The RNA shown here (c-di-GMP-I riboswitch aptamer) has 89 nucleotides and comes from Methylophaga sp.
Model confidence (mean pLDDT): 78 of 100.
The sequence was found by an Rfam model in a public genome assembly.
Of the family's consensus pairs, 94% are formed in the model.
RNA sequence: UUUUAGCUAGGCCAACCUUGGUGUGAACCAAGUGCGGAAAGCCACAGAUCUUGAAUUAAAUGUUCACCCAAGAUGGCUGGGUUACGUUG
Numbered sequence: 001u002u003u004u005a006g007c008u009a010g011g012c013c014a015a016c017c018u019u020g021g022u023g024u025g026a027a028c029c030a031a032g033u034g035c036g037g038a039a040a041g042c043c044a045c046a047g048a049u050c051u052u053g054a055a056u057u058a059a060a061u062g063u064u065c066a067c068c069c070a071a072g073a074u075g076g077c078u079g080g081g082u083u084a085c086g087u088u089g
Base pairs, nucleotide, nucleotide: 012037013036017032018031019030020029021028022027035076041082042081043080045079046078047077048074049073050072051071052070053065054064055063056062
C1' cells in the first nucleotide's frame, strides 16, 4: 500500500416549517419534524451581522424629526477559550 474476514460502536445534536408560550424587537423556550453537523457541547473575549425612539395619517413598506451613545440578540457567521465520547493505530 492492496485484498479478504471478524469484532466494537450503530448512539448524540438538530435546520426550515407547524402548534403553544415569552419578549417592544432581533430572537428564545417546549412538543412534532429531520436540512445538516465529528464538537451544530458550553462560553459574548475579538470581529461580523441583526434588534431597540417619537410625531403625523383611516391606513401604509408614506412623511418629518431624533439616535452614531447605550443596552440587547446570534455559538447552526468566523476566530479564540474550554469540556467530552467512540473506533483503529